[in-house]
RNA sequence: AGAGUUUGAUCCUGGCUCAGGAUGAACGUUGGCGGUGUGCCUAAUACAUGCAAGUCGAACGGAGACUGUAGCAAUACUGUCUUAGUGGCGAACGGGUGAGUAACGCGUUGGUGAUCUGCCUCGAAGUGUGGAAUAACCUCCCGAAAGGGAAGCUAAUACCGCAUAGUCUCUCAAGGUUUAGAAAAUUGAGAGUAAAGGAUUUAUUCGCUUCGAGAGGAGCCUGCGUCCCAUCAGCUAGUUGGUAGGGUAACGGCCUACCAAGGCUAUGACGGGUAGGGGACCUGAGAGGGUGGCCCCCCACAAUGGAACUGAAACACGGUCCAUACACCUACGGGUGGCAGCAGUAGGGAAUAUUAGAAAUGGGCGGAAGCCUGAUCUAGCAACACCGCGUGUGCGAUGAAGGCCUUCGGGUCGUAAAGCACUUUUUGGAGGGAAUAGGAAGGAAGGUACCUCCAGAAUAAGUCUCGGCUAACUACGUGCCAGCAGCCGCGGUAACACGUAGGAGGCAAACGUUAUCCGGAUUCACUGGGCGUAAAGCGCGUGCAGGUGGUUUCGUAAGUAGGGCGUGAAAGCUCCCGGCUCAACUGGGAGAGGCCGUACUAAACUGCGGAGCUAGAGGAUGGUAGAGGGAGGUGGAAUUCCAGGUGUAGUGGUGAAAUGCGCAGAUAUCUGGAGGAACACCAGUGGCGAAGGCGGCCUCCUGGACCAUACCUGACACUCAGACGCGAAAGCUAGGGUAGCAAACGGAAUUAGAGACUCCGGUAGUCCUAGCCCUAAACGAUGCAGACUAGGCGUCGGCGGUUUAAUCACCGUCGGUGUCCAAGCUAACGCGAUAAGUCUGCCGCCUGAGGACUACGGCCGCAAGGCUAAAACUCAAAGGAAUUGACGGGUCCCCGCACAAGCAGCGGAGCGUGUGGUUUAAUUCGAUGCUCCGCGAAGAACCUUACCUGGGUUUGACAUAACAGUGGUAGAGAAACGAAAGUGGACCGACCCUUCGGGGAGCUGUUACAGGUGUUGCAUGGCUGUCGUCAGCUCGUGUCGUGAGAUGUUCGGUUAAGUCCGGCAACGAGCGCAACCCCUGUGGCCAGUUGCCAUCAUUCAGUUGGGCACUCUGGCAAGACUGCCGUUAAUAAAACGGAGGAAGGUGGGGAUGACGUCAAAUCAUCAUGCCCCUUAUGUCCUGGGCUUCACACGUACUACAAUGGUAACAACAGAGGGCAGCCACACCGCGAGGUGGAGCGAAUCCCAAAAUGUUAUCCCAGUUCGGAUUGCAGGCUGAAACUCGCCUGCAUGAAGCAGGAAUUGCUAGUAAUGGCAGGUCAGCAUACUGCCGUGAAUACGUUCCCGGGCCUUGUACACACCGCCCGUCACACCAUGAGAGUUUGUAACACCCGAAGUCAGUAGUCUAACUCAGCAAUGAGAGGGCGCUGCCGAAGGUGGGACAGAUGAUUGGGGUGAAGUCGUAACAAGGUA
Repeated sequence: AGAGUUUGAUCCUGGCUCAGGAUGAACGUUGGCGGUGUGCCUAAUACAUGCAAGUCGAACGGAGACUGUAGCAAUACUGUCUUAGUGGCGAACGGGUGAGUAACGCGUUGGUGAUCUGCCUCGAAGUGUGGAAUAACCUCCCGAAAGGGAAGCUAAUACCGCAUAGUCUCUCAAGGUUUAGAAAAUUGAGAGUAAAGGAUUUAUUCGCUUCGAGAGGAGCCUGCGUCCCAUCAGCUAGUUGGUAGGGUAACGGCCUACCAAGGCUAUGACGGGUAGGGGACCUGAGAGGGUGGCCCCCCACAAUGGAACUGAAACACGGUCCAUACACCUACGGGUGGCAGCAGUAGGGAAUAUUAGAAAUGGGCGGAAGCCUGAUCUAGCAACACCGCGUGUGCGAUGAAGGCCUUCGGGUCGUAAAGCACUUUUUGGAGGGAAUAGGAAGGAAGGUACCUCCAGAAUAAGUCUCGGCUAACUACGUGCCAGCAGCCGCGGUAACACGUAGGAGGCAAACGUUAUCCGGAUUCACUGGGCGUAAAGCGCGUGCAGGUGGUUUCGUAAGUAGGGCGUGAAAGCUCCCGGCUCAACUGGGAGAGGCCGUACUAAACUGCGGAGCUAGAGGAUGGUAGAGGGAGGUGGAAUUCCAGGUGUAGUGGUGAAAUGCGCAGAUAUCUGGAGGAACACCAGUGGCGAAGGCGGCCUCCUGGACCAUACCUGACACUCAGACGCGAAAGCUAGGGUAGCAAACGGAAUUAGAGACUCCGGUAGUCCUAGCCCUAAACGAUGCAGACUAGGCGUCGGCGGUUUAAUCACCGUCGGUGUCCAAGCUAACGCGAUAAGUCUGCCGCCUGAGGACUACGGCCGCAAGGCUAAAACUCAAAGGAAUUGACGGGUCCCCGCACAAGCAGCGGAGCGUGUGGUUUAAUUCGAUGCUCCGCGAAGAACCUUACCUGGGUUUGACAUAACAGUGGUAGAGAAACGAAAGUGGACCGACCCUUCGGGGAGCUGUUACAGGUGUUGCAUGGCUGUCGUCAGCUCGUGUCGUGAGAUGUUCGGUUAAGUCCGGCAACGAGCGCAACCCCUGUGGCCAGUUGCCAUCAUUCAGUUGGGCACUCUGGCAAGACUGCCGUUAAUAAAACGGAGGAAGGUGGGGAUGACGUCAAAUCAUCAUGCCCCUUAUGUCCUGGGCUUCACACGUACUACAAUGGUAACAACAGAGGGCAGCCACACCGCGAGGUGGAGCGAAUCCCAAAAUGUUAUCCCAGUUCGGAUUGCAGGCUGAAACUCGCCUGCAUGAAGCAGGAAUUGCUAGUAAUGGCAGGUCAGCAUACUGCCGUGAAUACGUUCCCGGGCCUUGUACACACCGCCCGUCACACCAUGAGAGUUUGUAACACCCGAAGUCAGUAGUCUAACUCAGCAAUGAGAGGGCGCUGCCGAAGGUGGGACAGAUGAUUGGGGUGAAGUCGUAACAAGGUA
């Protein structure tokens, strides 16, 4: 520091996910040791049991035990110890918890001139003299208990008087500094208020009282900071202030009475939700974000709620009273309790420990010894965290065994092991043995840490991962199953992704997973983002608050800057130095903690105050343009309607029609009239307006803008949350109006349907007046204002100048409106002085897609609805721009028997053949849109043959190897059996080499293996089809682009052609095209048999002699290249015409098939991986089947006839084939054919022509057409012709009279037509492949159909239109809104009731101290207690509302689901943009 993921690829935007660190964690697997920390995050739920706050006898009187002395003893005295009670101090600390609290609670800064302070320290003074009680105790009573009551006795450092006292308190008077202001200090006068003793060695010491000071502590006040929601916008009656009083330690509405009507709030009051705050901790480069467990500080709380008492301090965790809930005891009358102290229990939960010990430290009490202390220090449990150590070290190759993989060679685990030699941290045993604990003893941890010796490699390794991100790969199993998964995604028979194994990688006493936080995320952007099209500029203006603000100068010092001082607790953090063997941990020092306060200094900038200026802004004066707005008039054209005239049968409408209108007179045409709405031409990326918007003409009223002048004011400005106004169309309310148009609606069409598009009608509405609504793709998808930054060309409105006689024209300038471009910007497209450039100010808005321009709530509205605006849930994308393709019922250009023009067909008939289907034991398999279907098959009776039936066989029908056997062996093979295969075995009977042992070959047996037309053409090779013989497909270098890519290859011409030329940021090149190859067309040369015959002989005959001229044969060269001429074209390429030529513009035909597409075809030609069968899916045989037959399709043949049939006669080819062959000729047969048989391994012989011609006949008919079908008789091949061959003769004589929709081929020696040959083959050809004979018609042309090529355009497609994709409905699941209601909770309010308790009052009742009276008893008084009354008051009750949650028949939409249903709305002009 980044990475993965949207696409065919690219760039961008943008979300999701990952790698890091952390935790009071939990779970899974595993687990050796030690140190240091940490350990109920949930139920502030309930708690058994024990402990957690006591101490002092040197405050006091008793009681008990014991010692001593005196005494006979009782008893007295003395001492020691213990102690219930009175009394003092403590119990307000320490310890726990985080419920409440959004607050002066906390943090920080100050203040207290508004305060208190026990114990402690220092200072000053004092401690005199009296009195009355009361617990304990004793007696009695009540009670189960807890406890209580009455009578009597007694002490004090308990309680109460009196005295004395001040610098104390109060009142009055003076005084006077400082303050915002009143105090204080100081002085005088008057009044008032204290005390307690104990111990004692008599030295003192501990106390007590008053005053002053200190330290530490506490209270109160205060500036600033301190979470979320505005779908919480208004809140407040003690409320805000005052006066007086009360109260408090103290200020204060803290409380009361009266008076006033204030106070808070958009800088967020009030309300709701959540939450203890901080030091700090985690993360981060930082800024930030998250957290508040342990440790420290503060706060709050102590079962829940309320209250006070005591006290220096509490409204008190282990105190009191009351209420409530819960629990316990009970004799039922009544009592008792509070673990959020330490342990522990139950419960809850994913989850959190021992009912342990007491030396030190700290605390309480005490004069002290000491006692108490679950604070604390230790130990126990837990891998919960951090840190450290170990599980050995060295040598050791036959690279052992074994596992795994394998191309079978080997590789790997792997120096790993074994083995040999060492070591002992750790472990175990034995011995010694601390510091902490200060000078003696004791002392928890602890016989611990640590040290020494001994034994022995011994006691000690797991876990996760291995497709990419991300380090690490193979085999087997599984077969969209089981499963994995953080994201992308794996799994459908060859899974590096599942499971297992081997191997590898990471970390390691741990390793993974889950949860949460930060990071990465610059993905809320202060640092540090954006808003034309990705999410995002309010529809537009006016404008308050707010923010911002021209220029000069003076002052000030709030901001700002500087250094100083104070503070920022400790711990933590960083650095340095120490202590534990190191580290974690811990000690010391320093730094930082960017804040706050304080005084001083500076004065540039901002602010504030003063005085000026004129460049911003405004005014004035003079001009200008305009569909700017409102009102009132007025005009013509057109539509429609009405009346009338003319006139007659249609009109209207459409793709075509129909509905409609019309003989009751339409349409058309003319005249007149009515009424409403809109204003042609001018008219223009022209004008005006803030936007919406504004269009005949005239008048009135009225807003704004521009230009010129530089006269006035003197910053008056810019922006603008809220607010206010305007705001197309549609819609609403009321009243008018209504010509045309026209939702809804009706009808006619179209259509599968047509709730649409088209047509005929037609009402709201459109118009006017008044009032609402307030939304639009309200768009430049671009907020407003200002400044700056090259230009060119238009246009509108001014002004100035040059010029002219005047226009025109030109130059300049200001304002508007366009266009093309520089720099720059941008993801790109694009923007570019009218910025999307460079800057400033202010406002608005955005943060993945869907859910959702939605729900709920609120506000507005008559309604429709508008504004504001979520969440659950689902997905890993959604999106922008551009690129390459593909596609379009987009465009342009071009080509092709593509259409058109023609000819002949097919589709109808019969038959052949192939296919589908059907049938079957089997009808073997494959091909099966174009590109299957007379296809694989160049020929199924057996064979072929793969299928079926039945019968055999198992190392096999065939190959190789090993071992063993065999020697009349291999081979051949009679009779018999059998359907055959085969069984059987008489008779016959061979070979090669040899070192003579044997070997080869053969046969038999055994084992490896053979064999498979079994599966997968979607595992493959090879070969093939198709687009397509279409003209395309690419590369190198360069250039352009961020990039995918582009350029080249586009463009202008031209061509059959990416053929060539020209031009060009391209220049070249490759595969294709063409040419080179073959056949054919012309003549020449060479050659002349088996070919040929002009001349000469000859013959029936080129038969023979002769000849090679000709034909022909087959070799060689030649020839054609737009080469020549002309025209056109760009002086090009080329085209057209011509000459010559056998042939002319690739002469004709063939072979030749670019990059690629279709997972195209073929595992059954062959080859081949994996899988499958192995007495069978192999192999052999018999018979059958592949030949079925209601039917459908393809493709051929033959016809339907006279351009013909039949009969007779007469001609003319080419290319082939031939020895198990072709077969002349002759004879026989009607014929197929047969018999005999010449010739020929073939330019020699044979197979071997027909259409055509001539003559005759038929006379338009189901025929002398047509030949199917069937019968009979034959022939040929072949073991075999029944299933199932071909041919012949005779007889029979079907359909068919030219073929519907649709559809095929062909452009010249072609179509059509005629025959011939060949391969296959024993036989079988209407098929296929070739050959020649006869031999046409037509092409205006490219609009349309099909296919293709180039360019361009749109795209939401990229599996690429057989694409993508929308909505309803049906089903399942999920979350959510509404809902008659039901129910739970929270906080208030109103009223009732009113505990405890403070305060206030008080006719009752009781009353020791003091006072008075009295000799006294006693009385009176002061004061007090109880009781009663009043205010307040918790809980409770009643009531109506508010808010929040749960639930609810039913219902609404939403989301997600398998290949459901209906249509086809969108994406192309998406077929109606």